RNA sequence: AUGGAAAAAGGCAAAACUAUUGAAAAAUAGUGACGCAAAGUCACAGGUCUAAUGUAGAUUACAUUCUACAAUGAUGGCUGGACUACCCGAA
Numbered sequence: 001a002u003g004g005a006a007a008a009a010g011g012c013a014a015a016a017c018u019a020u021u022g023a024a025a026a027a028u029a030g031u032g033a034c035g036c037a038a039a040g041u042c043a044c045a046g047g048u049c050u051a052a053u054g055u056a057g058a059u060u061a062c063a064u065u066c067u068a069c070a071a072u073g074a075u076g077g078c079u080g081g082a083c084u085a086c087c088c089g090a091a
Stems, first nucleotide, its partner, number of pairs: 003088002011036002016031006034077001040083003044080003047075003053070006
């Protein structure tokens, strides 16, 4: 430096439920553990989710409403990439 077999010090915490925030996706906190050797950090590339807002169309007397498309929103526990790090030494 690669690596993660077995352990250990320790770490994180899915779903679900409750509360709060948000238009939503989702986030935060608590309870809770499905899992994780980077499940630590970063939306840079791809993917996925959402559509407040914008554009177009439909509807309507207008307002409204509906549909399509678009992240600037979200996801790092979807993949790649970048940066950093604990423990161990079977190979």
Molecule: c-di-GMP-I-GGC riboswitch aptamer
Organism: Natronobacillus azotifigens